[in-house]
RNA sequence: GCGGGGGGCCGGAUGGCCGCGGGCGCCUUCGGGCGCCCGAGGAAAGUCCGGACUCCACGAAGAGACGGCGGCGGGUAACGCCCGCCCGGCGAGAGCCGAGGGACAGCGCCACAGAGAUCAGACCGCCCAUGUCCGCAUGGGUAAGGGUGAAACGGUGGGGUAAGGGCCCACCGCGGCCCGGGCGACCGGGACGGCACGGCAAGCCCCGCCGGGAGCAACGCCGAAUAGGGAUCCCGCACGGGCGCUUCGGCCCGGGAUCCGGGUAGGCGGCUCGAGCGCCCCGGCGACGGGUGCGCCAGAUGAAUGGCCAUCGCCCCCCUCGGGGGGAACAGAAUCCGGCUUACAGGCCCCCCGCGCAC
Numbered sequence: 001g002c003g004g005g006g007g008g009c010c011g012g013a014u015g016g017c018c019g020c021g022g023g024c025g026c027c028u029u030c031g032g033g034c035g036c037c038c039g040a041g042g043a044a045a046g047u048c049c050g051g052a053c054u055c056c057a058c059g060a061a062g063a064g065a066c067g068g069c070g071g072c073g074g075g076u077a078a079c080g081c082c083c084g085c086c087c088g089g090c091g092a093g094a095g096c097c098g099a100g101g102g103a104c105a106g107c108g109c110c111a112c113a114g115a116g117a118u119c120a121g122a123c124c125g126c127c128c129a130u131g132u133c134c135g136c137a138u139g140g141g142u143a144a145g146g147g148u149g150a151a152a153c154g155g156u157g158g159g160g161u162a163a164g165g166g167c168c169c170a171c172c173g174c175g176g177c178c179c180g181g182g183c184g185a186c187c188g189g190g191a192c193g194g195c196a197c198g199g200c201a202a203g204c205c206c207c208g209c210c211g212g213g214a215g216c217a218a219c220g221c222c223g224a225a226u227a228g229g230g231a232u233c234c235c236g237c238a239c240g241g242g243c244g245c246u247u248c249g250g251c252c253c254g255g256g257a258u259c260c261g262g263g264u265a266g267g268c269g270g271c272u273c274g275a276g277c278g279c280c281c282c283g284g285c286g287a288c289g290g291g292u293g294c295g296c297c298a299g300a301u302g303a304a305u306g307g308c309c310a311u312c313g314c315c316c317c318c319c320u321c322g323g324g325g326g327g328a329a330c331a332g333a334a335u336c337c338g339g340c341u342u343a344c345a346g347g348c349c350c351c352c353c354g355c356g357c358a359c
C1' cells in the first nucleotide's frame, strides 16, 4: 500500500431573535406577567421475550392439559438476553455459523433412482461345477470391484482363499469397562469385544426446567347540569286511574319541598429519582459486581420539543482557483425498566489476519 475479519462510537457545532410544554421563585387588577432551569432516540419503532407496578381469581397445595425453553459453567431482579468455555461444521487465517437433551420407552417416515432402504439385497462382475452348436446356458458360492442413492449391516492396508468375506491381523472408527485431567460440558490414555447397534425428534413422543389471568384505556380519589332511583314531610283544591261494600276522605299511582346515594361529562392522583445513567477508582479474562468523588435527570393529554438569521464543518453541482447555487440518513416519547430484532445519508477510533514493497 492492497484485500479481509472483529469490536466500540458519533450521527452537525456555536451565537442571536421569536415561539411552544413543564418545574421553581416573585408579582398580580386573578385574566395573567416577569426571571431562572429543563425539554426526544440510538433506535423513542416492531410490541417479540423478561420483569417492576396494579386489579381479578385462588387452597401460599398437587395433578392434568397447553405453550415455551434445552451442551457446560457463570452474570442478572428475571429472561428465550449477555459473558467465558466445550463439541460439531466452514475458512489458508483473523474469525464465522449451530432449534447443541433423548433414536436399546414406544409409534411413524426414509421420495426419486436402484437388485436391495433395516427381519436387507445380487443387476453387471468374480469363482466353482455341469452341459455346450464355444456365442453361452443352468445350478451353486461370493460381496472385494462396477453401478444407484442423501444414506447400502464399518474404513484403509496386509495375510488367507477356488473367488471372496472381521475369516484372521495392524491402525482408524464404534461399544461398554478401567485409569488420569477438568467444578463441568468434555479431553487424553489403556486393555477388551470382533462389528452386532443407519438416518430423521424444525414427525408424534419421552425426560428435565419455566409459566394463574388481564393490563396505566391497569387501578384509586373528587364529581356536576339534565334524566332517573331512594327516604322524610306537605297537598289532595283542580284532570284522571286503582284498592278497601258504602261513608270516611284512608292508602297507592299523582303534584310539591328538603335531604341521601350511584353512574356519566369533567378534574386529580398513578407519572416518573429508578433493579437509574456517564466519567473515575477497586475486584473479575469477561458479562458484571462494589465504592461513592464529580456530573446528569422530558412528562404532554388534541397531545410541547419549532421557525428565522449569521459564521464554521460535511455532501453534490457549476463556473473556475476565488466564489456562486443546492442539500441534510432512519425516525420521533406517552407507566417505567432489562433485552432482542428491524431501519439508518455520512463519518471517526481501536485490535487482529493474509499478500506485496522498503529498512
Stems, first nucleotide, its partner, number of pairs: 001355010012312007020039008041330001045341002048339005053215004066211005071085005086100001087098004101206002106204002108200003123146002125142007154172006173195001174193002177190005219269004229260007240253004276296004280291004314327006
A computed fold for a 359-nucleotide RNA from Hasllibacter sp., annotated as Bacterial RNase P class A. The organism belongs to Hasllibacter, within Bacteria. The RNAcentral record of the sequence draws on ENA. It is recorded under the gene name rnpB.